[in-house]
RNA sequence: GUAGAGGUGCGUUUUUUAUCAGUAUUCCGGUAGAUAUGUCAGGCAUAGAAGAAACCGGCAGAAAGGAAAAAACGCCGAAGAUGGAACGUACCAUGAUGCGUUUCUUCUGGGUACAGGUACAAUAUAUCUGUAACUGUCAUCGCAAGAUGGAGAGCUAC
Numbered sequence: 001g002u003a004g005a006g007g008u009g010c011g012u013u014u015u016u017u018a019u020c021a022g023u024a025u026u027c028c029g030g031u032a033g034a035u036a037u038g039u040c041a042g043g044c045a046u047a048g049a050a051g052a053a054a055c056c057g058g059c060a061g062a063a064a065g066g067a068a069a070a071a072a073c074g075c076c077g078a079a080g081a082u083g084g085a086a087c088g089u090a091c092c093a094u095g096a097u098g099c100g101u102u103u104c105u106u107c108u109g110g111g112u113a114c115a116g117g118u119a120c121a122a123u124a125u126a127u128c129u130g131u132a133a134c135u136g137u138c139a140u141c142g143c144a145a146g147a148u149g150g151a152g153a154g155c156u157a158c
Base pairs, nucleotide, nucleotide: 001158002157003156004155007076009075010074011073012072013071014070015069016068017067025060027058028057029056030055031054035047036046037045038044039096040095041094042092043091079108080107081106083104084103085102086101087100088099089098090097109135110134112132113131114130115129116128117127118126119125137150138149139148140147141146
């Protein structure tokens, strides 16, 4: 450098389905009587006594994100996560926060179960920490069964 292995292996896209939810929200009626919305502060804008917010009732009534299954594609640091930087974005754009892209650094071999934390509508799910056995790989010890230890910048073949 090339090609491979781990297996309920990893990720992306599309379709379908359930959940989201009888929720948000338009309209109508009633109470009520001055604020409300655009992520927060600031600014600006919009709506409002021709009735704001809030609450109750009625007819209608979603979507996104997340999830499951199937198919296709790309793969085996696949990928995921902490922290930093740059750029973009949410009316403006100063600060903060959120989201997205790229990059740097640190950690993690892999999946499973349980406990706790965070996110979320959620008990689903994702992710982090810890524990437990399982599994693959290498090293050492061992007659063997097996035991101990390490980490993917590893391991095997050429």
Notes:
Lysine riboswitch aptamer from a mouse gut metagenome, 158 nucleotides, folded computationally. The RNAcentral record of the sequence draws on MGnify.